A computed fold for a 71-nucleotide RNA from a Candidatus Woesearchaeota archaeon, annotated as transfer RNA.

RNA sequence: GCGGUAGUAGUCUAACGGCAGGACGUGGCCUUGCCAAGGCUGCAGUCCGGGUUCGAAUCCCGGCUACCGCA
Repeated sequence: GCGGUAGUAGUCUAACGGCAGGACGUGGCCUUGCCAAGGCUGCAGUCCGGGUUCGAAUCCCGGCUACCGCA
C1' cells in the first nucleotide's frame, strides 16, 4: 500500500428498515441485630460525518479505531 471482519450503557451481549432489549455494574428503598443473598424501582448506549428512505443501529459513501490476511 491492497483486501476482509468488527465497532450498540462503565463491561459483555441481542435487535426481518418501524418503541434500542437482556445480563453484570451502579443509585435509592424493602428485607436482616449486622454482612451476604434476595425483592422492588431508577441510571446509563447505537464510533464520527454525509446520502437513500415516510422512517436507518440496520442499506450506500467517506473517515477513525481494532483485529485478520496479502504485498
NCBI's taxonomy places the organism under Archaea, Nanobdellati, Candidatus Woesearchaeota.
It matches the Rfam family "tRNA". Rfam describes the family as follows. Transfer RNA (tRNA) molecules are approximately 80 nucleotides in length.
Model confidence (mean pLDDT): 81 of 100.
The RNAcentral record of the sequence draws on ENA.